Context: one part of a larger RNA
Formats: sequence, structure tokens, C1' cells
RNA sequence: UGACGGGGGCCCGCACAAGCGGUGGAGUAUGUGUUUAAUUCGAUGCAACGCGAAGAACCUUACCCAGGCUUGACAUCCAGGGAACCCUUAUGAAAGUAAGGGGUGCUUUUCGGAGAACCCUGAGACAGGUGCUGCAUGGCUGUCGUCAGCUCGUGCCGUGAGGUGUUGGGUUAAGUCCCGCAACGAGCGCAACCCCUGUCCUUAGUUGCCAGCGAGUGAAGUCGGGCACUCUAAGGAGACCGCCCCGGUUAACGGGGAGGAAGGUGGGGACGACGUCAAGUCAUCAUGGCCCUUACGCCUGGGGCUACACACGUACUACAAUGGCGCAUACAAAGGGAAGCGAAGCCGCGAGGCGGAGCCAAUCUCAAAAAAUGCGUCUCAGUUCGGAUUGGAGUCUGCAACUCGACUCCAUGAAGUCGGAAUCGCUAGUAAUUCUGGAUCAGCAUGCCAGGGUGAAUGCGUUCCCGGGCCUUGUACA
Repeated sequence: UGACGGGGGCCCGCACAAGCGGUGGAGUAUGUGUUUAAUUCGAUGCAACGCGAAGAACCUUACCCAGGCUUGACAUCCAGGGAACCCUUAUGAAAGUAAGGGGUGCUUUUCGGAGAACCCUGAGACAGGUGCUGCAUGGCUGUCGUCAGCUCGUGCCGUGAGGUGUUGGGUUAAGUCCCGCAACGAGCGCAACCCCUGUCCUUAGUUGCCAGCGAGUGAAGUCGGGCACUCUAAGGAGACCGCCCCGGUUAACGGGGAGGAAGGUGGGGACGACGUCAAGUCAUCAUGGCCCUUACGCCUGGGGCUACACACGUACUACAAUGGCGCAUACAAAGGGAAGCGAAGCCGCGAGGCGGAGCCAAUCUCAAAAAAUGCGUCUCAGUUCGGAUUGGAGUCUGCAACUCGACUCCAUGAAGUCGGAAUCGCUAGUAAUUCUGGAUCAGCAUGCCAGGGUGAAUGCGUUCCCGGGCCUUGUACA
């Protein structure tokens, strides 16, 4: 000087408390341990475990078994031959192997040829490696932590390590600001500048409007017409403790009030200081070193990554009446769409099929929002709760659904009656609950990312648990 203390003081955070909903019990989904010829590899307290994977039937694929290749699937160079390319046969699980046929382009030319692209053969330089080392590395990322800290120049103090500044008194979300002070200044962080959202104005009108007029209908902004309103998307205004009162040191600032759509950082996002964990990644990529070279490289068929005594994590669905079922009937936002989205109509109980209008989309379409609301029914039961499992019949995608897809219909109806010790999230348009869309994608979502709808309870307080900041004290630790 740090680190540590079941030392002290001050102060924060869904840290506790107050409250609401969960997990831990059940079934299923998924990841992990475990097993295996292989179940490819990596991630392992917080900070691994619906993680890399935004989508393993083949492919992917790196693993296993089998069949094959050796200048190689891919790149550059050399020599020889041929344009490229197309078709057929045999064999084979395919990769491939063997054989046969058709076929001539472009540029240039002294008409012999030469050249470019592409293909075949040969030789060797070389290719290739998801092989090892993240403790050789770059880059990227997690974490403490959006915590308020981390430093420098000059000066001053100290033999020196170092200190001072950065401590102190107040204050703040903040090393935020004020006052004081052997310090005076400065940098990286904080804040602001950026984006979304909340109010208004301007500009603009193939979306919106009977707002006012006309036409029209069974009903529709449907048509004429119009940009008023809504909206869309560009610019601007607006919030600054600016105004008033009180407190405070006349300060920083705090409390209350007015006005205002919004009030003291309005709400949310992007943004992550010096550093820590030899944290993670050599399998995104790049890269030093080491290793393989008829194989640790490459091609193909099949299998595996989907295993299952059990254990753990994360979710979904439930155990019901604030509910289930039936009928009727409202109200969104944000997105996607041409090898695409696909309307009307018809067929099918349905998944879906036929069909093909319109749309490169504020124009057409996916599309129905669901919970909610109204009426009816069930009456507390393993049930009209719950839907696992299994049998049968189908649909769709795809070369192909056996291992191993999703969905539909009929039948079957399991566990489960609110969950031990323990443990998680959340302070407001939040939790809870309810649908919608997207990426990936032929097909496949209870995962992920995003969007709206309905919409709470509680917060006395800081003694205690956890993590953190500042000052101080002890130390046999560095």
C1' cells in the first nucleotide's frame, strides 16, 4: 500500500422486510449427469445445464460400422491430349468402376498454328486436418457492475515504499455539486449529446372521415368530393428547480405549491472506466508451436447425435366453479409475403384438398386476435376437471417419415385434489394473466426474440441474510 475480520461508523441495491405469483410433489417437453460400437465436440458455483444449436429423418455431421480414393472434394504452377457439354449400356447399397455413341463454340492468324475459359491424364512442389495446446496468442464475450470509481502532470511531505490531491463538513442516482483545505489543474468513467415513447405546432395527403355536401347499397369510404379530425413521417416547440413559499451557510441542495401532456434523471433503450477471474472460446474466424500425410485427409451407404435404472436444472399443461363446455358477439399492436402470401367459391367431421381473384403490398394477403362480454348447461365428483399413454384410420412436407417429423379424426382415458426441507422472480402499465407475429426453416417450437389486450397487492423500516461503495481500526496474510 492492499487484502481480510463471526472490528467500528456512514450509505446503497427486490438484499431483507411488506406483498403477489411461482419452483421443489404429478404428467410431458428440453438440457445435463449416466449408458453405448458411436451415443461427435465444447460450456461446469454465482457467471455450465430450452447454453454454442435462430430449428440432428438424408444433408447438416465433426462420431461409429462398412464400401472405396490417394496431387486428392478445394487453390496455384508445369507437360501432354481434348472445346465445353449431352446421351446410352453393364455392375454396384451408393460413391464409383468398365464400355459405347453424339458434339463442336470464342479471340487471333502468315491458315501451319497460337491463346482464354472448361474437361481428362501424368509428375511433383503442394493441398487437406472441426487433430493438440484458450496455460503461447489476436479478436470477440461473460462477470464484479451502470457499481462510482480508476488515474495523471506539476507542486508539497517522506531516507524510502509511498502519501497529498481523491481526506474533512454538507449534498446527490453519481469523485453530482457547494464550502473548507499544500495543494493547483487535467484525463478515463458519471451526466449530457443518440434512438423509442408521452403533449402541441408546421409541412405533406391514393391510409383516415359522413366531420360538412352529393350519389349509392341488403350492408360496406363503396363512388364524386375534401385534408378538418385520426393516422403516417420529416422538421420544430416543450422541463430549466424556470416561477412562488419554507428550510439550509447568503451555497450546493432539500420539502411544499402553482401552471403544465409531462416535475425535479418524466418512462424505456443503446452506451460498460482502470482492472479482476492464467474466466470462456484454437469447433465462427485468424494465428505461433507440435502432430497426421495410401491417413488424424477425401467420397459414399447405413447407423448414431433421439439410448434410459435413476438423479438434477429450465419450462409447458394441470389438479378446476374467479372454472369446464356450447351458442352468440366485440376491441389490438407489431411483423412476414414472388421458387412467396394466397381471397371468394366448392369438397371433406377435420388436418387438408380443388380453385385461382388480388398483391413486389399504409392498396392484396397471412387474419381468426384471445382473455373479456351476454345467454345456457354442469353442482364438487378423480367429475362434462385433467389430458399422459395406447389402438385404429388419415392429412401434409419431402428422393425417403422403420429407427426418428408435425398435424387431424374416432376410441382409450394414466398421474394429479395445490406440493417436505428448501428456493426464485417482481416496486407500475410492473407482477400476474391472455392472445398475435417473426427469425431459423422443405417439414418440424412447450425454446428464443418481438408486439399489443386485461391489469393488481405491498413497501413500517434497515436489527438481521446476501452483494457493493466511502472513512476508520486490528493483523503472525501478500
The part of an RNA shown here (small-subunit ribosomal RNA, 3' major domain) has 478 nucleotides and comes from a termite gut metagenome. The coordinates come from a structure-prediction model, not an experiment, and the mean pLDDT is 85. Rfam family: Bacterial small subunit ribosomal RNA. Gene Ontology terms of the family: ribosome and structural constituent of ribosome.